The prediction has a mean pLDDT of 85. The RNA shown here (small-subunit ribosomal RNA) has 1589 nucleotides and comes from a candidate division WOR-3 bacterium. The sequence was found in a public genome assembly. It matches the Rfam family "Bacterial small subunit ribosomal RNA". Gene Ontology terms of the family: structural constituent of ribosome and ribosome.

RNA sequence: AGAUCAUUCCCUCAUGGAGGGUUUGAUCCUGGCUCAGGGCUAACGCUGGCGGCGUGUCUUAGCCAUGCAAGUCGAGGGCGAAACUCCCCUUCGGGGGAGGAGUAGACCGGCGGACGGCGGAGUAACACGUGGCUAACCUGCCCCUGGGAAGGGGAUAACCCACCGAAAGGUGGGCUAAUACCCUAUAUUGUCCCGUUGGGGCAUCCCGACGGGAUGAAAGGCGGGCCUCUGCUUUGCAAGCUCGCGCCCAGGGAGGGGGCCGCGGCCUAUCAGGUAGUUGGUGGGGUAAAGGCCCACCAAGCCUGAGACGGGUAGCCGGCGUGAGAGCGUGGCCGGCCCGAGGGGCACUGAGACACGGGCCCCACUCCUACGGGAGGCAGCAGGCUAGAAAUUUGGGCAAUGGGCGCAAGCCUGACCCAGCGACGCCGCGUGCGGGACGAAGCCCUUCGGGGUGUAAACCGCUGUCAGGGAGGACGAUGGGGUCGUGGGCGAACAGCCCUCGGCCUUGACGGUACUCCCAGAGGAAGCCCAGGCUAACCUCGUGCCAGCAGCCGCGGUAAUACGGGGUGGGCAAGCGUUGCCCGGAUUCACUGGGCUUAAAGGGGGUGUAGGCGGCCCGGUAAGUCGGGUGUGUAAUCCACUGGCUCAACCGGUGGGCUGCAUCCGAUACUGCCGGGCUCGAGGACGGCAGAGGAGAGCGGAACUCCCGGUGUAGCGGUGAAAUGCACAGAUAUCGGGGGGAACGCCAGUGGGGAAGCCGGCUCUCUGGGCCGUUCCUGACGCUGAGGCCCGAAAGCCAGGGGAGCGAAGGGGAUUAGAUACCCCCGUAGUCCUGGCCGUAAACGAUGUCCACUAGGUGUGGGUCCCACUUCGGUGGGAUCCGUGCCGUAGGGAAACCGUUAAGUGGACCGCCUGGGGAGUACGCUCGCAAGGGUGAAACUCAAAGGAAUUGACGGGGGCCCGCACAAGCGGUGGAGCGCGUGGUUCAAUUCGAUGCUAACCGAAGAACCUUACCUGGGCUUGACAUGCCGGUGGUACCCCGCCCGAAAGGGUGGGGGACCCUUCGGGGAGCCGGCACAGGUGCUGCACGGCCGUCGUCAGCUCGUGCCGUGAGGUGUUGGGUUAAGUCCCGCAACGAGCGCAACCCCUGCCCUUAGUUGCUACAGCGGCUACGUGCCGGCUGGGCACUCUAAGGGGACUGCCGGCGAUGAGCCGGAGGAAGGUGGGGACGACGUCAGGUCCGUGUGGCCUUUAUGCCCAGGGCUACACACGCGCUACAAUGGGCGGUACAGAGGGUUGCGACCCCGCGAGGGGGAGCCAAUCCCUAAAACCGCCCCCAGUUCGGAUCGCAGGCUGCAACUCGCCUGCGUGAAGGCGGAAUCGCUAGUAAUCGCCCAUCAGCAAUGGGGCGGUGAAUACGUUCCCGGGCCUUGUACACACCGCCCGUCACGCCAUGGGAGCCGGGGGCACCCGAAGACGGCCCGCCCAACCCCGCAAGGGGAGGGAGGUCGUUGAGGGUGAACUCGGUGACUGGGGCGAAGUCGUAACAAGGUAGCCGUACGGGAACGUGCGGCUGAAUCACCUCCUUU
Repeated sequence: AGAUCAUUCCCUCAUGGAGGGUUUGAUCCUGGCUCAGGGCUAACGCUGGCGGCGUGUCUUAGCCAUGCAAGUCGAGGGCGAAACUCCCCUUCGGGGGAGGAGUAGACCGGCGGACGGCGGAGUAACACGUGGCUAACCUGCCCCUGGGAAGGGGAUAACCCACCGAAAGGUGGGCUAAUACCCUAUAUUGUCCCGUUGGGGCAUCCCGACGGGAUGAAAGGCGGGCCUCUGCUUUGCAAGCUCGCGCCCAGGGAGGGGGCCGCGGCCUAUCAGGUAGUUGGUGGGGUAAAGGCCCACCAAGCCUGAGACGGGUAGCCGGCGUGAGAGCGUGGCCGGCCCGAGGGGCACUGAGACACGGGCCCCACUCCUACGGGAGGCAGCAGGCUAGAAAUUUGGGCAAUGGGCGCAAGCCUGACCCAGCGACGCCGCGUGCGGGACGAAGCCCUUCGGGGUGUAAACCGCUGUCAGGGAGGACGAUGGGGUCGUGGGCGAACAGCCCUCGGCCUUGACGGUACUCCCAGAGGAAGCCCAGGCUAACCUCGUGCCAGCAGCCGCGGUAAUACGGGGUGGGCAAGCGUUGCCCGGAUUCACUGGGCUUAAAGGGGGUGUAGGCGGCCCGGUAAGUCGGGUGUGUAAUCCACUGGCUCAACCGGUGGGCUGCAUCCGAUACUGCCGGGCUCGAGGACGGCAGAGGAGAGCGGAACUCCCGGUGUAGCGGUGAAAUGCACAGAUAUCGGGGGGAACGCCAGUGGGGAAGCCGGCUCUCUGGGCCGUUCCUGACGCUGAGGCCCGAAAGCCAGGGGAGCGAAGGGGAUUAGAUACCCCCGUAGUCCUGGCCGUAAACGAUGUCCACUAGGUGUGGGUCCCACUUCGGUGGGAUCCGUGCCGUAGGGAAACCGUUAAGUGGACCGCCUGGGGAGUACGCUCGCAAGGGUGAAACUCAAAGGAAUUGACGGGGGCCCGCACAAGCGGUGGAGCGCGUGGUUCAAUUCGAUGCUAACCGAAGAACCUUACCUGGGCUUGACAUGCCGGUGGUACCCCGCCCGAAAGGGUGGGGGACCCUUCGGGGAGCCGGCACAGGUGCUGCACGGCCGUCGUCAGCUCGUGCCGUGAGGUGUUGGGUUAAGUCCCGCAACGAGCGCAACCCCUGCCCUUAGUUGCUACAGCGGCUACGUGCCGGCUGGGCACUCUAAGGGGACUGCCGGCGAUGAGCCGGAGGAAGGUGGGGACGACGUCAGGUCCGUGUGGCCUUUAUGCCCAGGGCUACACACGCGCUACAAUGGGCGGUACAGAGGGUUGCGACCCCGCGAGGGGGAGCCAAUCCCUAAAACCGCCCCCAGUUCGGAUCGCAGGCUGCAACUCGCCUGCGUGAAGGCGGAAUCGCUAGUAAUCGCCCAUCAGCAAUGGGGCGGUGAAUACGUUCCCGGGCCUUGUACACACCGCCCGUCACGCCAUGGGAGCCGGGGGCACCCGAAGACGGCCCGCCCAACCCCGCAAGGGGAGGGAGGUCGUUGAGGGUGAACUCGGUGACUGGGGCGAAGUCGUAACAAGGUAGCCGUACGGGAACGUGCGGCUGAAUCACCUCCUUU
C1' cells in the first nucleotide's frame, strides 16, 4: 500500500409480502371448508342534526296518458288573415274603408333534422384496442389559391273555384314567383380517349409535362350605401359603382368519414370435420371506392387439432376494484368506438342515412271510427302502469358553455346550467368546554364488608360552531348589444361596411344563495353492533336439547361468560349492522409460485406421425435477443410538485407515468436460418457369448383316470366328528394289458430371457432382441412423443374340435338359530387345441421414457483382459463392461423410507392431479356379437375424507412370566327345609339408598312402641332447636295438685306454692306472651362438591430433572442378557441421577437373655379343708422364694453370614452345616400415578334449587315383618368317621356396677327366690369336639327337624299384626343334589366350641374376634379367568360391551329413464309471397322546357312519367321430414340426508374362511364360489442373502 471480514457513518435508489379456526387421545403432513382486509350504481333492519361534492330502474330492449325535447331564414319567393279600435253606408240581416299588418299563418325555396340526447337487445365480428396501409376512396358547412357567372325557356305549390270523405286526407279545373326547374354558350385546370416524354413505387400501378379529340358550370341573386362615369329626368331613381352575404368551375388545406391488413383480448372436443358463391379464374354489373359485394361461364378448390364448423355467454376500450407484484374480477358515472330505435324487411332524399322524435310494406299491440277506413311508437326530459329487494321533480333558466338557422338583432335548444327528492357514496362540522365527592339518588353485582356505573349527574363558571331570528351581500359578465368617440382597411367618397381600442347604458335561472356582521341561549341535535374461541369486551337473572343462537368450530338436556332480559364493558359513529357480489388471504390452477412410491395424481406395454428439444468447429445472415433514435401511446384517471374553494372531499396548473405498438440505425455472445467441416451421440460391419425370448412340428417318462383280465375280500372313502357317496352284480388294495387328456418332479437359485403381459420335459426347423471384444465404415442420421397403429394375464363371447384331473352354476351330506357359505360326496360350463372377438387387473417397483453428474462395501448372472498355481479338466486373485440383489455416505423425504437400478443434483419430452360423497354413475358420442370397454358430468350433500408416524387399548396375534388361574386334592354351593337379603308383585304405606366382578346377613354392631325417614287419621304454628330486634307481661318464670273434651298429642279451665342476676331504685336482663327477622326439611341434585370408602391390586408398577435422539406427538432412562415375591439386584447400554411405589423401619407371634414379682407362679416349710381315703385333691391359708410357667417392658437372634456346587470371577440359585427359626420364619398394619362422572347430599359438612299454618313439628294406630314367584348369602340336614344317654378332661381372647352373678333352695325346663365375691392377672360369665362306657343296626330310622297344637318362662308401658326361650305333643321335605359354580397350599382346609359389639329383649344361622382337634394335594403351565413385561396388526381412542357393511320399512330432497304431452332455437326442401329493387314487354294513359311542321291554335318526334303485366329477388306466412335445447309426465331406477326401526355380521386384530383387484356365475342382504393376479396379510418353521463379532 492493497485484499478480506466485522462494525459505524455518509450519498443515491427502492417504500414492500403477518395470519388464525377446524380432521387426532396427541403429532407431523396432505387437503378442503371458514374468518379477520378492501371495494360496491346496492338492497334490507334499527337509528337519524347540518353542509359541500358526487350519484340514483343492475329487473321488463315490457307498455305508455299529458307536456316539452329541431328548427330557422322575409337579406331567395309568391300569398296573406283575424280578434279588436275608429270612420262611412245600411233594407238593421249586414256591407265597405283605415289601423291592427305585409303582422300571424301556411306554402314554394335554402340550410339543419345523419349532430346533440337515450339505451346495450343484438354482435365472438376487423365489432373493439393497438400499429400500419388506401398508388382502391368520399367529404356539405369552414380556410387558402386561381378563374368565372353569357343568352334564354317553360312550369308549379300556396291562392281561387268545384267535388269526394265521419275523419285522416284526396281529386279535377284555373292563376303565379324564385337563390325551385330546364336548354344553349364559354371553360386553363376537371373527366375520358390517343400520341410523345420525365420521375416515382411493394405487384396491379402512381405523379407530372407537351400535343390532339370528346365532354361537363353558374344565382350577378339578395341586402345596405353612394352618384365618380352613363341614362332617365330628378326629393331622386336606374344602369353603374361600392360594401356585405351568397352562386359556379378547378386546385389545395383543415377536420370528418369509408375500405383493407398485422397483432391482442371469453367458455365448451360430451361440437371433429366444415364449405356450393363455397375457393380461384375470365368477363361483366354495382359502389365514392378494392373485393365472390352481385351475376354469367370455367376450374375444383378453400378452412381445420396453433381447434375449422357448431353450441353457450358477452357490446369493446381508456379505465375501475383488489393485489407486494404477477395476476384475478369488472366495463356503473366520465371519455372514445360500435350497435339499436315496438319486431322484421326495404329503399328514397341527401355531402353524409338505409335515417329514434322521415317514408313504404308485413307482423304484434294500443287508440279513433259514421265500420267504409284511419292514427300511433318516451332505449329524449319529466311523469304513469307493470315487474322487482330496489332507484328522484310531470321544477327553473337559456344568465353561462355548446349546437342549428340567420348578415345581424334574434329565434330554437329537457344538450346544458341550476334547483328539488333519497345518509346511496365520499368529505367536513356539531351534539358543548372547564371546575365539581373517597363519591348523591336510581340501577346492577356482592364473600353483605363492599364494589360498579362515576366527574358521570346535580351544582358553579364559561364559550358560541351548526341550526333559529335580523342586517348587509357577491364571484360566475374580461362576453354580447346599443350609443358616443379613436385608429386602421376597402372605396371616387368626410356613404356604408369590416377590424382594433376607450367612455357610458343594458343583460343572472341559481338567489337575497355563498360569505360577513349582529341577537339570544347549553339552549334544538346519538345511535347501532358486539362481548365462548378466532376477536377487543363479563357478571347476574330467566329458560332447561324447550325457546332459541350460529361465519367456522359449535352452544342449549337445572348453576349457559354462546339462548332471552338487565347491569357493565368493547367497537364504530350520523351512522351501525345484515344480505348479495368482486379481489385478497388461496403458493387452493403454482408465469412469478405446486405436485404425482404410500396423501388426489405415471398412460398396462411398445412402435412411431405432428409437435417440442437437440453434440463439436468455421463462415454467412440478423428473425428472436440487446442498445440508441424517431413516431404514437387523446382527454380524464394514477403519481409528484403546486394552486383555488376557511380545511377536506371536489376542482385547476406543471411535470412524470401510461410497463404497449410501429419504424430507422447499430451490436452479434446465445438461439434460429443458410452453407462448409468433425466424430465423442446414434447406427452399421466383423468375431465371440448366454438365455423358460417368440412360432411350428415331432418325441418322452412319472402321476391320474377309464376299460379289459388276474389275485383277493368286506369294507372303502371322507371329516373336528360324521354323513351323503362307492362296494358281495366283488369295491378299496394289488398285478398285468390297453385307451385318453392335461401338466412337465428333481435340476431351480431375491438364477436367466423378454417392451410389457409373460416364458420352465426333450429334439428339430424358422425367427426377434441383447451383451462382450475389435475400432473398419456412415457422419447428428438423435431424445421424447398429442393423435394413429400393434401387443396385451385371467375371466368371458362366437364357430369347430377335445375333455383325464380340477371345477363357477347346480344336486346331495354335514355344521348352524338360520348357512343360499366355510367342510365333505358328486358335478355342468370352463380350464386344453384351431380360427376369430374382447382389451380389462393390486396390468405394481402402486416409482413414464431418455441423457449427464454425485462416497463406498458385499453377494450373484453374462463377457473380456492380466497374474499365480495346475494333475492341463481347472482352481484362486485382481481389473473392466453389461445385468440383477442387499447394506449404506452426502443429499432428499411429512414420515415410513430412497440412496450410481434415486424418491439425490440438473436437462429434454409425454401422461396425469386439484376436498370427501354423489360416481367411474347419468346423458351424449364411440368401440364391441354380447358381457361390457373408452370418454365422462351435474343437482344435491358433508367439515371433513386422507397419508405417515406416536402413545394407549384391544386381538378367537406371538414370546417370556406370575396368581388357588387351571390342573392335583379336600370341603362346599346349585336339589331340601328354614333364616336373612334382593328382585318382582301386592299394598293406604310395604320409607330410602346399594345393582356384574366391586349390590343382594350391604348402609342395619339389633324395625313390637321408639327407632322411622313411609301410610292413615288427629293436632301445632316464631314452631321440638339457635340468634337478634320490637311491643307486652309482674304474683311473672318455674314447680305441685286438679277438673272437662280427647286414643294421645293437644285444646280449654281451676287451685296452691313461688323465684334468679345487675341497679344510679326510675329501671334493665333472663323467663313468659304477642309480633318481626328467621328457624326447620332423611325435600332434589354424589353428573356442582369436601371428606371417607369400594375396585383394579400387595399388582409392580407410575413419574421427574438434566442430557441425548426425533420437525413433532414422543422416545431414551424404564428396552436388552441374567435374577427376584418385587422397576429385587447384577451386567450391558446415551444416558446420569432422583421421586412416589416394592422392601425395610411399626405391631402380634415363634427361641433366648435382662429387668420386675401382685391379684400370677410354687422347686421350699408349715397349716387348713375335702375325701370316692389313693405315694389323692385344693397355692385355700401362713412363712419363704421368684427358680420355673406366666405377665409386660427392654434387648439379643437370621445376614445367603459359613461350606460345596451351578453361574460371567456378578446378582443370584441349588444343596449342606449350625440353629428355636433359613433364604421375606408365620401373621398384621401399611394400598404408588391413576381408573370406574364407581358409592354415599339418608352419618356429618357443603354450593345451588325447592318448601314455609307445610315437603317443618307433635301424637295415636298401621307399615318397613305383605307373598303366585325368581335370585344371592347362609344355617340345619339327609346320617353309623353318626345319633342318643352317662362319665371324664383340656383353652384362648374378651366382657362385667341400672352389670357379671358364684353358691343354696324351688321348678322336668326356660326360669324364679335368696345371694357371697368382684369396678376385677384377685370374683363371675366358662367350653365343645375329643376321650371312656352303654344303646341304636341302615330304616325316611333313636337320621332329620320343618310345620302345627297345647302349656309355660323372660324382657318390656305394651309381644294381635310382629320378640326370644322352655316343656309336652306333632313329626314335613330331605337318602348327598342337573347344567353350572365357590373356598382353600399348613397350624391352612375341614371340624369343635367360646367371647364380644349393637342391645330392655330379640328374630344372630349374621358380623368381629378366640382358641381346641387337625388333613390331602400341586405332574405341570396346553387349556379357562385375572395380571405384568417385550413384540406385532389395527379402519379402535366414551378405546372390542369398540368400530362398521348391505338389503328391507318410514319421512324429506335433488336427479336419470319413461308411453307421451307442451314449448323454444337454428337450419333444410317445397308452396304462397308485401313493400322495394333489377330486367323484359305494353295497342293504350299523361307530359311545359329540346327538335320538326305550322303565322298561330295545334300536331308530330325525341325523351320522360304514371300505370299495367311478366320474370328474378324478397320480409313473412304455410306445409313436410329431420336436428337441437328446455318444461312436464302415470310409472320406474338408483342416490343423498334423517332420533332411538327390521334382518343378518361382510370389513377393521390371523375380524374368527387373510384381505383386496379384474372377470364370471349364483344368492333376502351384506356377500359366496370359480379362474388369474397383488401384499397394501398376521403367525410359525425352513432356505437364501445382508450386517456385526